The part of an RNA shown here (small-subunit ribosomal RNA, central domain) has 354 nucleotides and comes from an uncultured Methanocellaceae archaeon.
Rfam family: Archaeal small subunit ribosomal RNA. Rfam links the family to the GO terms ribosome and structural constituent of ribosome.

Context: one part of a larger RNA
RNA sequence: UUGAGUCUAAAGGGUCCGUAGCCGGCUUUGCAAGUCUCUCGGGAAAUCCAGCGGCUUAACCGUUGGUCGUCCGGGGGGUACUACAUUGCUUGGGACUGGGAGAGGUAGGAGGUACUCAGGGGGUAGGAGUGAAAUCCUGUAAUCCUCUGGGGACCACCGGUGGCGAAGGCGUCCUACCAGAACAGGUCCGACGGUGAGGGACGAAAGCUAGGGGCACGAACCGGAUUAGAUACCCGGGUAGUCCUAGCCGUAAACGAUGCCCGCUAGGUGUCACGGCAGUCGUGAACUGCCGUGGUGCCGUAGGGAAGCCGCGAAGCGGGCCACUUGGGAAGUACGACCGCAAGGUUGAAACUU
Numbered sequence: 001u002u003g004a005g006u007c008u009a010a011a012g013g014g015u016c017c018g019u020a021g022c023c024g025g026c027u028u029u030g031c032a033a034g035u036c037u038c039u040c041g042g043g044a045a046a047u048c049c050a051g052c053g054g055c056u057u058a059a060c061c062g063u064u065g066g067u068c069g070u071c072c073g074g075g076g077g078g079u080a081c082u083a084c085a086u087u088g089c090u091u092g093g094g095a096c097u098g099g100g101a102g103a104g105g106u107a108g109g110a111g112g113u114a115c116u117c118a119g120g121g122g123g124u125a126g127g128a129g130u131g132a133a134a135u136c137c138u139g140u141a142a143u144c145c146u147c148u149g150g151g152g153a154c155c156a157c158c159g160g161u162g163g164c165g166a167a168g169g170c171g172u173c174c175u176a177c178c179a180g181a182a183c184a185g186g187u188c189c190g191a192c193g194g195u196g197a198g199g200g201a202c203g204a205a206a207g208c209u210a211g212g213g214g215c216a217c218g219a220a221c222c223g224g225a226u227u228a229g230a231u232a233c234c235c236g237g238g239u240a241g242u243c244c245u246a247g248c249c250g251u252a253a254a255c256g257a258u259g260c261c262c263g264c265u266a267g268g269u270g271u272c273a274c275g276g277c278a279g280u281c282g283u284g285a286a287c288u289g290c291c292g293u294g295g296u297g298c299c300g301u302a303g304g305g306a307a308g309c310c311g312c313g314a315a316g317c318g319g320g321c322c323a324c325u326u327g328g329g330a331a332g333u334a335c336g337a338c339c340g341c342a343a344g345g346u347u348g349a350a351a352c353u354u
Stems, first nucleotide, its partner, number of pairs: 003326004007308002012322001014202004021195003025089002029085002033082002035078008048066007092192001093189003096185003104178007111155002115151008126137002163170002207248006216242002221237004259321006267299014281284001303310002327354003336347004
């Protein structure tokens, strides 16, 4: 609950694809369902309003007219808009072609420093750690220097409010395959579109199952300190895990705390990609300037906002569709249902209290 809202007060679904539904560009003709108009019929009575009348008056009653009866049906007409059918169109959308950009994805291969372990050589008493220490390592030779080999994880500099991706996310190099976006051309299709309840797919970290792997880090755990205590912060160790393969889980401050799509509304200044024009030279996949399109930052006008702030990438002005909110707690709990191996997830109350 005919309302007002959803960046931060309650509230945008984690993201995308898509079913039904809802919404839908310009144009021709037809039809006349919606819609408009005229007319006819129905739309009981009581009730209500007005006039007149009857009970001595009133309440009450009768009668006439009206209102109401949100509306339904038949017939005649109109056709702007909507629907339906039909004709064409290209600006929405899609396809195609071209040269570029990119940590986009998957698979395979190659490499780099550090770390760690093992072996050889050199070398001797400390090393490590801290606020200070101690636990710890070391005479079975450590730390340190040097050579060789093994191992796993990671990818410094470049690196950038740089780029790519729907989101999660993505960073050494090479190759193959797959995908998307931008720009340019304006060749083709011709409204094929938007959103999207259900549904499906993807979805960080942690966690789970099975098998592998294990350098380093490191929940739990064990020590050493600190302290009144110290189930912590600091130090020495260290299991799961972090890594790989196959499967599950399906959640996050999954954040821009801002749903998606379209149109409109001052500027200024960076940066990335592509295209155009001009200039410069060292003639290049070059540099500089200007312009266009698309991304991504900062500032800011009108306007908006409780303010912070937002401000052509809106939180401005409008349209379409979906999701969600309606005081705090109890509670994202209980119960039920569905999903999961489990952990748990999704849906999601009430009593009571304030």

Model confidence (mean pLDDT): 87 of 100.